[in-house]
Transfer RNA from a Chloroflexota bacterium, 72 nucleotides, folded computationally. Its Rfam family is "tRNA". It is annotated as a transfer RNA. The prediction has a mean pLDDT of 80. Lineage of the source: Bacteria > Bacillati > Chloroflexota.
RNA sequence: GGCAGCGUAGCUCAGUAGGCAGAGCAGGGGACUCAUAAGCCCCGUGUCGCAGGUUCGAGUCCUGCCGCUGCU
Numbered sequence: 001g002g003c004a005g006c007g008u009a010g011c012u013c014a015g016u017a018g019g020c021a022g023a024g025c026a027g028g029g030g031a032c033u034c035a036u037a038a039g040c041c042c043c044g045u046g047u048c049g050c051a052g053g054u055u056c057g058a059g060u061c062c063u064g065c066c067g068c069u070g071c072u
Base pairs, nucleotide, nucleotide: 001072002071003070004069005068006067007066010025011024012023013022019056027043028042029041030040049065050064051063052062053061
């Protein structure tokens, strides 16, 4: 340099016929308890890597760029 994959919440990730952004863990609050832990109930704040394009509408499709990984 070329090719491929990945980039979504603090972390690990899900989200493909384009139509309200989610789960688990972590965290916060509550109740319970003499107290703590566990278990129970409640709670999400995200420029969906960046910039454009297509579209009534984009995490999702297209283009460029950036980062990481692999192959060459």